The RNA shown here (transfer RNA) has 77 nucleotides and comes from candidate division WWE3 bacterium CG08_land_8_20_14_0_20_41_15. Rfam family: tRNA. Rfam links the family to the GO term triplet codon-amino acid adaptor activity.
């Protein structure tokens, strides 16, 4: 340098061919429970969907560029 995959909640990840409200598990907090914890049950908070543009009536989803992290190939020495 070329190709390719990933980027969504604090962490690990879903999100089916664009459509009305963005989710799960773990974690955190509150309540129940217990002598007190743990397990368990109920509830809550938490997200500019990496950034910037574009297409569209409408974008997490499509297109372009950039950024970060991987993989493959090539080049130099």
């Nucleotide at each position: 340098g070329g190709g390719u995959g990933a980027u969504u909640a604090g962490c690990u990840c879903a999100g089916c061919u664009g459509g009305u409200u963005a989710g799960a598990g773990c974690g955190u907090c509150c309540c129940g429970g217990u002598c007190a914890c743990a397990u368990c049950g109920g509830g809550a908070a938490g997200g500019u969907c990496g950034c910037a543009g574009g297409u569209u009536c409408g974008a997490u989803u499509c297109c372009u560029g950039c950024a970060u992290c991987g993989c493959c190939c090539a080049c130099c020495a």